[in-house]
Predicted 3D model of a 74-nucleotide RNA (transfer RNA) from a Thermoplasmatota archaeon. The sequence was found in a public genome assembly. Model confidence (mean pLDDT): 82 of 100. Rfam family: tRNA. Rfam classes the family as a transfer RNA.

């Protein structure tokens, strides 16, 4: 220098292909249960989707640039 893949909540991730209200588990907080703790039950808390543009009535999703990470080639 070239090619491919990945980036979504504090963590692990679904959703993207086929555009139409972003979910789950773990965690955190509060309550219940218990003599108490753990476990268990209920509720709450959560992400303008790496970033900047484009397309569109509408973008996490489609297109392009950039940034970061990984692999391969030279």
């Nucleotide at each position: 220098g070239g090619g491919c893949c990945c980036g979504u909540a504090g963590c692990u991730u679904a959703g993207c292909c086929u555009g139409g209200u972003g979910g789950a588990g773990c965690g955190a907080c509060a309550g219940g249960c218990u003599c108490a703790u753990a476990a268990c039950c209920u509720g709450u808390u959560g992400g303008c989707c790496g970033u900047c543009g484009g397309u569109u009535c509408g973008a996490a999703u489609c297109c392009g640039g950039c940034c970061g990470g990984g692999c391969c080639c030279a």